[in-house]
Molecule: SAM riboswitch aptamer (S box leader)
Organism: Bacillota bacterium
This record gives sequence, structure tokens and C1' cells, in this order.
RNA sequence: CUCUUAUCCAGAGAGGCAGAGGGAAUGGCCCGAUGAAGCCCGGCAACCGGUCCGCGCCACCCCGAGCGGACACGGUGCCAACUCCAGCAGGCUAGCGCCUGGAAGAUGAGAG
Repeated sequence: CUCUUAUCCAGAGAGGCAGAGGGAAUGGCCCGAUGAAGCCCGGCAACCGGUCCGCGCCACCCCGAGCGGACACGGUGCCAACUCCAGCAGGCUAGCGCCUGGAAGAUGAGAG
């Protein structure tokens, strides 16, 4: 970088350093010296691993595939706004606008 797949309406500090940018890209609309990015601490969540508990398959016991749960120990991830909104297609609406699906993107797990 490409492919497959799951999820994306919840959640997360009135801390320290630092100093101007940030919200993927485009168009909007926002956030920011009442302090952006980044780093540290802190936190959230529970995708993967791990540990433990239960169910269940089995004539029975153990092991073990499977299912459910707990912990949050390890690997990521995340901590303004629904993935901030839209962009393509369809439907609804007098209109504002709303709904569904897709594209693109993000993250995990697996593969090349």
C1' cells in the first nucleotide's frame, strides 16, 4: 500500500510542558491566546491476546472447539460537535428539512 471482515447516535481531566494551529481531502460550518498541534500524566472503551467464572457437546470425568460473562494484566484504539455536516442513488415534504442505502474515511482482527 491492497484485499476481506466487524464496528462507527454511548463514553473519556477546571492537570503539567508547550506555544499556533486544528477538525483526513474538497466545499461548508466550526474549534482555538478564557491557549490549537505535539509531548507527559490522567481517563474512556473493551476489537485482539491473557486470566477467571458459567453454559454446553459427551453414558460419565478430564481436555478441547463453541457460546455467554467478569477483570482491565498485555497489544492496539480513542478522549469538541453522529464519522461535525454535505457531495452519489432512492424515498418523503409546500418549503425548511427528514429517512434509507452507497462512496470516501477511521479503528480492530485476518490475509497478500